Model confidence (mean pLDDT): 76 of 100. The RNA shown here (Bacterial RNase P class A) has 349 nucleotides and comes from Lachnospiraceae bacterium JLR.KK002. It matches the Rfam family "Bacterial RNase P class A". Rfam describes the family as follows. Ribonuclease P (RNase P) is a ubiquitous endoribonuclease, found in archaea, bacteria and eukarya as well as chloroplasts and mitochondria. A source record names the gene rnpB. RNAcentral holds the sequence, with entries from ENA.

């Protein structure tokens, strides 16, 4: 330069009007309701979504309500060490596949506890001779019938550990050497694991366990419409009332038919809610995930639910897409534009 691999940042930018949810300040007692406090109304500041707020897949905070223990059942997860409140996340390593390589990818425990399934093809799919090979016998070559044989074809995702020699009628771990595989034994690793070494002819006899199932570890339920508080009116109870309560400013007459408590927790209100395992820098320790100490700032909080429009100007013409108790993740969707590392070819110095 070309083609790749990895991993990161941004999400149109100024400015002006107008409009809309919070919070702060101010005002107005002839703005409106209220006895007050305050509410609304009105002005002024100031502040207002997202890297995915989404999908609601996963873990936890927090809240109810259950809970002596142990068991079944259900579910998830399944190399090893780490890392964290926590996980099915992530992050170092092992094995295993790809890929010249930078990388990338895997639910990656058991198929000698049992069951079950392997479609079509094949003779045979867990036990079996279709071709083909010996050999015997019959019979004229040919051919037929019986044994033998997994070394060759031939189906198939998959066919009796792979190759090579000795061996045999012809074969076969029947032997023998490599390579696989099983056990044991040292080194090296916290471990997974990996290297030597030695033994076992391998009947443990194919595969599937994202099939049921076995092992082992976890997992109590629902979820802010969780959930706490005050709390109208109707209507209830239960009290005192026409022998006059309550009220009518104290107290008498006088008038009146009702008062007065409670108890549920409906309308509705208040809090949960946004100060957080939370963010930013910087420095420490670790390969890293991650932890620590310092310093800094407060950054939507609504309940029918607020982000938008219009205008000017500029450029590369703007994509997926809107909070709704919080957080850690995954997954998905995403116009462009930028940023670092690293790989392979090729060409100059």
């Nucleotide at each position: 330069c070309a083609g790749g691999c990895a991993g990161g940042g941004u999400g149109g930018a100024u400015a002006a009007u107008c409009g809309c949810g919070g919070c702060u300040g101010c005002a107005g007692g002839u703005g409106u309701c209220g006895a007050a406090a305050g509410a609304c109304c009105g002005c002024a500041g100031g502040u207002g979504a997202g890297g995915a707020a989404a999908g609601u897949c996963c873990g936890g905070g927090c809240u109810u309500c259950a809970c002596a223990g142990g068991g079944c059942a259900g579910g998830a997860u399944g190399c090893c060490g780490g890392u964290u409140a926590a996980c099915g996340g992530c992050c170092g390593g092992c094995g295993g596949a790809g890929g010249c390589a930078a990388c990338u990818c895997c639910a990656g425990g058991g198929a000698c506890a049992g069951u079950g399934c392997a479609a079509c093809a094949g003779a045979a799919a867990u036990g079996u001779a279709c071709c083909g090979c010996u050999g015997u016998c019959a019979g004229a070559a040919c051919u037929g019938a019986c044994a033998g044989u997994a070394a060759g074809g031939g189906u198939g995702g998959a066919a009796g550990g792979g190759c090579a020699g000795u061996g045999u009628a012809a074969g076969a771990g029947a032997c023998u050497a490599c390579c696989g595989c099983c056990c044991g034994g040292c080194u090296g690793g916290c471990a997974a694991c990996a290297g030597c070494c030695g033994g076992g002819g391998c009947a443990c006899a194919u595969g599937u366990a994202a099939a049921c199932c076995c092992c082992a570890u976890c997992c109590g339920a629902a979820g802010c419409a969780a959930g706490a508080c005050c709390g109208a009116a109707c209507a209830g109870a239960a009290g005192c009332g026409u022998u006059g309560a309550c009220g009518c400013g104290g107290c008498c007459c006088g008038c009146c038919a009702g008062c007065u408590u409670c108890a549920g927790g409906u309308a509705g209100g208040u809090c949960g809610c946004u100060u957080g395992a939370g963010c930013u820098g910087a420095c420490u320790g670790g390969u890293g995930a991650c932890a620590g100490u310092c310093a800094g700032a407060c950054c939507a909080g609504a309940u029918a639910g607020a982000u938008g429009a219009u205008u000017a100007u500029c450029c590369a013409c703007g994509a997926c897409a809107u909070a709704a108790c919080c957080c850690g993740g995954c997954u998905u969707a995403c116009a462009g534009c930028c940023c670092u590392g690293c790989c392979u070819g090729c060409c100059c110095c």